[in-house]
RNA sequence: CUGUGAUAAGGGCAAACUAUCCGAAAGGGUAGGACGCAAAGUCAGGAGUCUAAGACAUUUAUGUUAUGACCGUCCGACUGCCACA
Repeated sequence: CUGUGAUAAGGGCAAACUAUCCGAAAGGGUAGGACGCAAAGUCAGGAGUCUAAGACAUUUAUGUUAUGACCGUCCGACUGCCACA
C1' cells in the first nucleotide's frame, strides 16, 4: 500500500419505545434505552422512498407538485481501529 475479515484485544455507534424541544408534516435534536451494525463514520452525487406548508387544478373536497426529509433503503465518493495474507 492492497485484499479479506469480526474470532481476538481495545473499543465505537444506537433500532423500537419513553420523556421533552423544533417542524405544517415527513422527520430531526437532547436524555434514557438496546433491535442490531465491521464502517449503523461523513457527504444528498445517482436511484428509490416519505411528507405536502406553499403553489396549481378543481367536482370545495380531493388531486398534483419539493425548494423539505430519509445515509439504519441501495449504489457511489471521502475517511478510519484491529487481525490475517

c-di-GMP-I riboswitch aptamer from a Clostridiales bacterium, 85 nucleotides, folded computationally. Its Rfam family is "c-di-GMP-I riboswitch aptamer". About the family: GEMM was predicted in a large-scale screen for bacterial structured RNA regulatory elements. Lineage of the source: Bacteria > Bacillati > Bacillota > Clostridia > Eubacteriales.